[in-house]
RNA sequence: AGAGUUUGAUCCUAGCUCAGGAUGAACAUUGGCGACAUGCUUAAAACAUGAAAGUCGGAUGGGAAGUGGUGUUUCUAGUGGUGGAUGGGUGAGUAACGCGUAAGAACCUGCCCUUGGGAGGGGAACAACAACUGGAAACGACUCCUAAUAUCCCAUAGAAUUAGGAGAAAAAGAAAGAAUCUGACCAAGGAGGGGCUUGCGUCUGAUGAUUUAGUUGGUGAGGCAAUGGAUUACCAAGGUGACGAUCAGUAGUUGGUCUGAGAGGAUGAUCAGCCACACUGGGACUGAGACACGGCCCAGACUCCUAUGGGAGGAAACAAUGGGGAAUUUUCCGCAAUGGAAAAAAGCCUGACGGAGCAAUGUCGCGUGAAGGAAGAAGGCCCAUGGGUCAUGAACUUCUUUUCUCGGAGAAGAAACAAUGACGGUAUAUGAGGAAUAAGCAUCAGCUAACUCUGUGCCAACAGCCGAGGUAAGACAGAGGAUGCAAGCGUUAUCUGGAAUGAUUGGGCAUAAAGCAUCUGUAGGUAGAUUUUCAAGUCUGCCGUCAAAUCCCAGGGCUCAACCCUAGACAGGCGGUGGAAACUACCAAGCUCGAGUAUGGUAGGGGCAGAGGGAAUUUUUGAUGGAGCGGUGAAAUGCGUUCAGAUCGAAAAGAACACCAACGGAGAAAGCACUCUGCUGGGCCGACACUGACACUGAGAGAUGAAAGUUAGGGGAGCAAAUGGGAUUAGAUACCCCAGUAGUCCUAGCCAUAAACGAUGGAUACUAAGUGUUGUGCGCAUCAAACUGCAUAGUUUUGUAGCUAACACGUUAAGUAUCCCUCCUGGGGAGUACAUUCACAAGAAUGAAACUCAAAGGAAUUGACAGGGGCCCACACAAGUGGUGGAGCAUGUGGUUCAAUUCAAUGCAAAGCAAAGAACCUUACCUGGGCUUGACAUGCCAUGAAUCCUCCCGAAAGAGAGGAGUUCCUUCAGGAACGCGGACACAAGUGGUGCAUGGUUGUCAUCAGCUCAUGUCGUAAGGUGUUGUAUUAAUUCCUGCAACGAGCACAACCCUUGUGUUUAGUUGCUAGCAUUGAGUUUGGAACCCUAAACAGACUGUCGAUGAUAAGCUGGAGGAAGGUGAGGAUAACGUCAAGUCAUCAUGCCCCUUACGUCCUGGGCGACACACAUGCUACAAUGACCGGGACAAACGGUCCCGACCCCGUGAGGGCAUGCUAACCUCAAAAACUUGGCCUCAAUUCAUAUUGUAGGUUGCAACUCGCCUGCAUGAAGCCAGAAUUGCUAGUAAUCGUUGGUCAACCAUACGAUGGUGAAUCUGUUCUCGGGCCUUAUACACACCACCCGUCACACUAUGGGAGUUGGCCAUGCCCCAAUUUGUUACCUUAACUGCAAGGAGGGUGAUGUCGAAGGUUGGGCUAGUGACUGGAGUGAAUUCAUAACAAGGUAGUCGUACUGGAAGGUGCGGUUG
Repeated sequence: AGAGUUUGAUCCUAGCUCAGGAUGAACAUUGGCGACAUGCUUAAAACAUGAAAGUCGGAUGGGAAGUGGUGUUUCUAGUGGUGGAUGGGUGAGUAACGCGUAAGAACCUGCCCUUGGGAGGGGAACAACAACUGGAAACGACUCCUAAUAUCCCAUAGAAUUAGGAGAAAAAGAAAGAAUCUGACCAAGGAGGGGCUUGCGUCUGAUGAUUUAGUUGGUGAGGCAAUGGAUUACCAAGGUGACGAUCAGUAGUUGGUCUGAGAGGAUGAUCAGCCACACUGGGACUGAGACACGGCCCAGACUCCUAUGGGAGGAAACAAUGGGGAAUUUUCCGCAAUGGAAAAAAGCCUGACGGAGCAAUGUCGCGUGAAGGAAGAAGGCCCAUGGGUCAUGAACUUCUUUUCUCGGAGAAGAAACAAUGACGGUAUAUGAGGAAUAAGCAUCAGCUAACUCUGUGCCAACAGCCGAGGUAAGACAGAGGAUGCAAGCGUUAUCUGGAAUGAUUGGGCAUAAAGCAUCUGUAGGUAGAUUUUCAAGUCUGCCGUCAAAUCCCAGGGCUCAACCCUAGACAGGCGGUGGAAACUACCAAGCUCGAGUAUGGUAGGGGCAGAGGGAAUUUUUGAUGGAGCGGUGAAAUGCGUUCAGAUCGAAAAGAACACCAACGGAGAAAGCACUCUGCUGGGCCGACACUGACACUGAGAGAUGAAAGUUAGGGGAGCAAAUGGGAUUAGAUACCCCAGUAGUCCUAGCCAUAAACGAUGGAUACUAAGUGUUGUGCGCAUCAAACUGCAUAGUUUUGUAGCUAACACGUUAAGUAUCCCUCCUGGGGAGUACAUUCACAAGAAUGAAACUCAAAGGAAUUGACAGGGGCCCACACAAGUGGUGGAGCAUGUGGUUCAAUUCAAUGCAAAGCAAAGAACCUUACCUGGGCUUGACAUGCCAUGAAUCCUCCCGAAAGAGAGGAGUUCCUUCAGGAACGCGGACACAAGUGGUGCAUGGUUGUCAUCAGCUCAUGUCGUAAGGUGUUGUAUUAAUUCCUGCAACGAGCACAACCCUUGUGUUUAGUUGCUAGCAUUGAGUUUGGAACCCUAAACAGACUGUCGAUGAUAAGCUGGAGGAAGGUGAGGAUAACGUCAAGUCAUCAUGCCCCUUACGUCCUGGGCGACACACAUGCUACAAUGACCGGGACAAACGGUCCCGACCCCGUGAGGGCAUGCUAACCUCAAAAACUUGGCCUCAAUUCAUAUUGUAGGUUGCAACUCGCCUGCAUGAAGCCAGAAUUGCUAGUAAUCGUUGGUCAACCAUACGAUGGUGAAUCUGUUCUCGGGCCUUAUACACACCACCCGUCACACUAUGGGAGUUGGCCAUGCCCCAAUUUGUUACCUUAACUGCAAGGAGGGUGAUGUCGAAGGUUGGGCUAGUGACUGGAGUGAAUUCAUAACAAGGUAGUCGUACUGGAAGGUGCGGUUG
C1' cells in the first nucleotide's frame, strides 16, 4: 500500500466481499513448564450454611473464681461513650448542575492541629438486679431498690440593641495525695471533608412544535447550616422554544481503552475520581455527618417458623447453591505485611487486604535436544518403470541437561531491645540420574504462501466473495507431499481500519443517485474602496489549573521479557494578566467604480379590458339537378327518390386567426401571434445630474404555475376520452372506418402536478478567435437607402486553451475562482405503508421498515440482428423450358411389428446416404449347439515333420478310429517352418463416450474476403490501413487519403478440349499408282488418327467514352476476344456439424464372455407417412419389315467370334485375343415402307397363373431372365415445389466399377440428335460492402412485461383481544413530620399552697405511599378475514417494451379493459 466481483471486451460510477489490529469472549481440536495479569457481559432473578463491625471494665452498676478477711484475677447480659454515614458490592434508575472543566458566595463541620479560658455548688430518676406474671415463640406487663463521663437546676462571661427585654458551659478517670497522662466544656483560627450557585461541554428521533400554573417575577410571613417559589398569602402576567423547548427512545459519567498516518470512529470490564442504589414503594428518628447495604416505622410481593393467636427475613460483601445462559473460579489460608474501627495501652476485630487453589482467558519467556551420519535402508506416495520424493529425516556414533525425577542446603519480605511469616520447606543455589517426561492446529482454484494420486459423479458434500461438483474435480472426501502459525491453532460474534461508500482535513448533482416548476423576500450567511477609534475574534509573553494511574521518554528492580519502581515531558482545553494592531468585527468620518433615482431616446405575439374583421366548417332555408354519396389496403356500418352528394343565393352559430414567419421578438417561469383603442409592467441604449454600499444569496414564508380534473352558471360549430356499430384477427375490450357524450370555449372559484428540459440553481470577476442574426448609439458616407468599421445588450453556430469516464462543453462553460441556497449516498421493496398537513374529490406534500439480490447503471467498442436506409451479386426472381407433388412399380427412411427385423446418418448440409451390389459368406442382430491361453500375436516347456487318404457319430462346428508319409540347415550341442498338448503373462471386443481426441469429410462458399509488421489516433476495448470517387467475376485494378508495406485467399502456373506447325508412322490411315470379295496385299507418309514437343490471345491494334487513370463499348484481324469452354484447385473461421462401425487412440466396461466357432433365421416383415427415381398416360405415337452413322470403356479360372439347336431366355462345338490387332458389339433416337385412327385402344404395363432357362453346395423364406395367358391404376395431375443460360436443357442409346457365381429403374463415364428465353432488379430466398438504431453477445429460435394457478417468506389493514409504561381527576387514606387540643396525664424548675411553666398518651386537621375507580396518551404481542410485495430450472393466457419491435417511445392527467395495455388532452426527444 491494495485486491476480487457487473461486460464478448473497455473506461467510469456504484455497492458487496477479502487481506490488518483488537476482545472480560465462546465453540471445535490439541496440550510440557514458569512469571504477571484477568475471570456472571445473561436474571438490580431467588438464595441453604458459614463468616464480612465492633470495641472500651482506665465511665458505671453487677456476676463469678478464690480467700478466714482485704487484696487479686476474670466476665460483660445491663446503663454509658464512640464507631456501625468508612471499607466492600452493583449500575437498576438518571439526558440531569448527574458527570467533566472553569469559576463563585449566602453556609456547616465529629475526630485532627494551633491559640485563649475556666471546670464551683446541688438535685431527682431509670435499666440491670430481685420478686411476681403473660406468651408456642418473638417479646413483654406490674411492684420495689440502685450507680455513673446517663440526666436536671443554680453560680460564673463576652457581645449586641432606640428602649423595654431576651440570652448559652462543663465530667470526670487512672486505689488516698502530689506530679504526670487521658478525657469533658466555652471562644477564635486552620487543615481536611461536605452542602449550594453559575459559564461552557455532554446520544437519537421534527412521521415529537409549541410548552408552563408555584408556572416567571415582586412584597410580607414561615422555614433551612445556607441562597432560593424551597413553603405560604397577596399582586402582576409572565417564563421556555427552530441556536430545537416539551415529549418519546436509549444510556451511569470521567480519567481512560481499542482502532486510525491524522482528523476521527467505537467503547466505558479490570485500576482510579464522582454519582446513584441496597427485595419494591413511602417515611422520618438518632447523629458532626444518613433520610442509613449487614438500623427503625408503615404498605406491598415473596420465602420461612407457628400451639393459627402471632412472629422472622432480605448476599447488587466473601465463598457456596440451584436457575438463566454460548459462557465466567474455592463453602481455601492468614491478620505476617499495608490500611482501618474503638481503646491510655497490652491486646481485640477486619472475606478490606496479603496469599494460595481452579481456568492456555490473555500477555511475556523457556523447552520438546545438539553435532556428525549415504547401504541415499525398510516402508509410504508418485512415475515416462529409467527413477523421483518423504530424506540426514530415522537407524547408528559422540555430546549436553533448560525442563523432569530424587537427595541434602535454604532466604529477603520484620518496621521495634526482643518476639512475631499465611505464602512456604516456596524462590534460589547445589549434587545425582538419564534423550530421558513434552507438537499440534489450519490451509493448499483465484484473492492468498502452498499440488499430485485415488474415490465420488449437479449425488454427497464445499463456499468469505467470485464460484465449484453432471466419469479424467489442483475447489467435495481420503492419502502422500507442501505452506503458515505454534502450546497453541482454527471458527463464530463484536469494534475499528481498508471505506475519499457521509468527504473539516477529503466527494459529488447535463447523460451514472442528485438543481426546488418559476419568482419575490424574512431570519441567517457573505459582501466595494479610504482614514480613524477600540481590542471582541486573531497573534504573543507570563501565571493558575486540567487528581493519581495510563500513553511517551530516561534510569533502575525481578536471570531476560511481560510486569513493577523512580524521575521527567510534549500537545491541547478552561480561567487570569500584560502586550501587538496587519486582517475580520465594532465606532466615527468622508469616497464613487457596485446598486439605485432622475433625464433623452428606442424595439417588442409582455399583461389586462373593450370594440371591430374576413376566410373556413357545420346547420337551417330557397333554387338547379337526378342516383348515388361517403369511406378503405380491400370493404362494411352510415347518408340518399320523404331527393342525398354536387352547384348557386340568403341566414345563424361557435371556435380558431392562413400568407407575413425567421436557429426572429418580448416575458421569472408556465406561457404569448387577425386589426384597432384605453390602462399598465419590465428591458436596452445615450449623455453623466443626484443618493452614497442602499449589495448578493436566501431555511421557513408568500406569489404565479401547461394539460387533464373539479364546483356553480353560461355556451356548444368543429374535434373528441367513455360508449355504440362496421371491419381486421385465432381472439381484437386496439391500430382503420361510421357515429358520439363528458370535455375542449366564457365567467367566478378550487387543484398544484408534467420529459414544468438546456434533464445544466442564482450572483460577480477573469480567460483565443471566426461566422450569422435582433435592438440601440457612434464614425465614414449620403438626398435617402445600401456598404464598411467600432461599442453595447441579446441570440445561433464552428472552434483554441482548459475540463470531462466518454459523449461532449467551450466568453450564453460542463474552463479558472469567490459567496449563498436545494439535493444525492447500491438495485429492488417504494415514492409504497403508517402518521401528519393541505384538498369538495381525484389526489398532492412530507416519507420509512422487514425482506431480497450481487449487482443495477453511464459512455463508448467489436459483432450479430432489424417487418432500418443505400450500393452490388447469384438460374435468386422475372422471361422460357422440362419435371416433382396425382398413378403403378423400384430403392431409401420414419412408424409399426418381430426372437431378431444389427448399427450409423435426421432442415438446407439425413433419406437410390455409408452400401462401387444382404440367398450361405458378408453380418455386426436373433434362436439353438460348442470352445475357454482361446479364431489371431509374442514369450516358455514337452511332443510330433508338415501333409494326404479312408471309415464312423452329428444340422454343422466338432469328436473318435485306421492308414500313408518322415522335410530343410547343422559347428551334431542344436536351430528353422508347421501341427498337437500344458502353465502363466496375455489375446480378443463392430462394447460405451465423435460432448475426451487424431485423422478425414460436409456446410456457409469458388462467397471475396481474412489478417500482420511498423507508424499513427484513442485512458482503454479498439480504430486507421481494409473507408471514399470510379471500375471489376474478384479487397480486380486506378485514383484520393495518416498511412506505408506485407501475407493467406482471387487471378495465373496444372489437366482436358477448340487451331496450326514440327517429329514419329504400327496393330491405326489410304489421295494418287497397282491389287483384292475386303486397305486384303505391295507401296505411300499427303489426309484422318494416334502422342510427344512447340506456336497461338496480350485489351496487343483502331474509333467513341472516361479524369490525359483503371476500365468500358464498337470494329478490324483471327480457329478462338476480352477468364475462349470445362475440370482440378476451397483463405481466416462457423456449426461441441458427421464419423470411436474404415483406421488410430485416452479413459471406462466385459474375460467359461459384451470373446470365439457353427447350423438355421433376420437385415427382404406391412393399416400407414415421407424422400429419390423408373415407366407411362400415347398419333411429334405404338407395333412390324428394310436401311445408316458414334464415342468411351472392359476382357485370360476372362471376353468369347463363326457355325448348329431352341419361339426365346439359352444350349452345343470352338477360331482368335494378355488387346489401336481378337472380342463384348446390336448403337439407339434417325430414315424408309406398312399397319393402327383417338378408344382405357395394337396406349400403358402392374399383378397373377403356368411352362421353362441360367448362376450357384443351395434360389422356400429371398435372385435374375424367357415363352404363353392375364391386362390394375393411369387420359398430364390441388396447395406447393424443383433443375437448367448453349453444344446447355430436353431426348436417344453405349459402357464401367462393385461382383468366386447370379442380381442395377442406382452411381460413374461416353457419344448421337439438339432448342426456347434473359440487354431487367420492383418483389421472394441467399450472399457481400457502407451506414443508422439496439435493453441482443448462447447474439431475434435473442431479450423481455403483466394477470392467473402453486409453494414459501416478511409485512400493511383488521371486529377485537392480552399486557406494559406515562401523566391526570376523584375515592380511600398506612406509617411519619408538623399544626391544634382544660379530653386525660406528668419525678427534677417555680410557688407557702392552690397551682404554673414544660413534657407525654390520646383525639383531630394538612400533606401523604400502596390500593380502588373514571376517561386519556404512548407502546408491545396476538387476531377470523383481507391488501399488495418479494422469492421459486422447465404451469396457463396473450406479446406491452428493446429494430420504425411491426400503431415511435415516454411524462403528467382522465376514462376504460382478463392481463400486459388502449384511447383522449397537453408536454418532451432520451
A computed fold for a 1470-nucleotide RNA from Picea sitchensis, annotated as small-subunit ribosomal RNA. Its Rfam family is "Bacterial small subunit ribosomal RNA". Rfam links the family to the GO terms ribosome and structural constituent of ribosome. The literature on the family includes a 2002 paper in BMC Bioinformatics by Cannone et al., "The comparative RNA web (CRW) site: an online database of comparative sequence and structure information for ribosomal, intron, and other RNAs". Lineage of the source: Eukaryota > Viridiplantae > Streptophytina > Spermatophyta > Picea. The sequence is in RNAcentral, with records from SILVA.